[in-house]
Molecule: SAM riboswitch aptamer (S box leader)
Organism: Nesterenkonia muleiensis
């Protein structure tokens, strides 16, 4: 980063910092938040999409979880509205 492939109603919180918004866009809801929300850092954790390493005839299907990601309020918070968006992966 344009096109491509998978997934998005399971899952899993704590302390420091900071200080007014957030909850992805619009519109309307409805929640979060000075008892500190959003963010960032740490550490914990959950998940198995990529890598492993193990059972297996096996690019079936399982286990495991120290590695690259990711994710850890509400179904991607609802409903509408888009060549919407996010994360992988694989590619230029």
């Nucleotide at each position: 980063c344009a096109a491509c492939c998978a997934u998005c109603c399971a899952g899993a919180g704590c302390g420091a910092c900071u200080g007014a918004g957030g909850g992805a866009u619009c519109u309307g809801g409805c929640c979060c938040g000075a008892u500190g929300a959003c963010g960032u850092c740490g550490c914990a954790g959950c998940a198995a999409c990529c890598a492993g390493u193990c059972c297996g005839a096996g690019a079936a299907g399982g286990a495991c979880a120290a590695g690259g990601u990711g994710c850890u309020a509400a179904c991607g918070c609802c409903a509408g509205u888009a060549c919407c968006g996010a994360u992988g992966g694989a590619g230029a």